[in-house]
Molecule: transfer RNA
Organism: uncultured Lachnospiraceae bacterium
RNA sequence: GCAGUUGUGGCGGAAUUGGCAUACGCGCUAGACUAAGGAUCUAGUGAGCAUUGCGCUCGUACGGGUUCAAGUCCCGUCAACUGCA
Numbered sequence: 001g002c003a004g005u006u007g008u009g010g011c012g013g014a015a016u017u018g019g020c021a022u023a024c025g026c027g028c029u030a031g032a033c034u035a036a037g038g039a040u041c042u043a044g045u046g047a048g049c050a051u052u053g054c055g056c057u058c059g060u061a062c063g064g065g066u067u068c069a070a071g072u073c074c075c076g077u078c079a080a081c082u083g084c085a
Base pairs, nucleotide, nucleotide: 001084002083003082004081005080006079007078010026011025012024019068027045028044029043030042031041032040046058047057048056049055061077062076063075064074065073
């Protein structure tokens, strides 16, 4: 230099044909239990804003495009890995 694969909450990882983004697990927070902790059990957990309550906006590496609708399709860029030279 060329080709291919991959990039999603704090971490791993799902989302099947384009149709509710973050299922599930880990971790974390609060509570129960305990003398205290571990383990276990219950509830919560993307971000910002707002509310008594119901909610609103943004977000899938980055920048564009197609579409009523994009994590998914198309183009470019970046990064990691693999192969070829």